[in-house]
Molecule: c-di-GMP-I riboswitch aptamer
Organism: Cyanothece sp.
């Protein structure tokens, strides 16, 4: 010092949950408290699964209005690829 590892401390991150004269049509998401976990639970990128369906397509209809569709989202699953905090056996 470097790589495998992973005790311990200090950041950080945050399932879920409360508050909100915040943002969206809605799923969904910000900010704030507590907070289960979490060294890649952090960026990208893909695949896969759930959610929503305003508008825009498709149907379908005389109208209202229903229904089907991500170009809207999540994800604390999977792979890949970048980056990275600390150090004891």
């Nucleotide at each position: 010092g470097u790589c495998c590892c992973g005790a311990a401390a200090a950041a950080g991150c945050a399932a879920c949950u409360u508050a909100c004269u915040c943002c969206g049509a809605a799923a969904g998401g910000g900010u704030a408290g507590g907070g289960c976990g979490c060294a890649a639970a952090u960026u990208g990128g893909u695949a896969a699964g759930c959610c929503u369906g305003c508008a825009g397509c498709c149907a379908g209809g005389g109208u209202a209005u229903c229904g089907g569709u991500a170009u809207g989202g999540c994800u604390g699953u999977g792979c890949c690829a970048a980056u990275g905090c600390c150090g004891a056996a």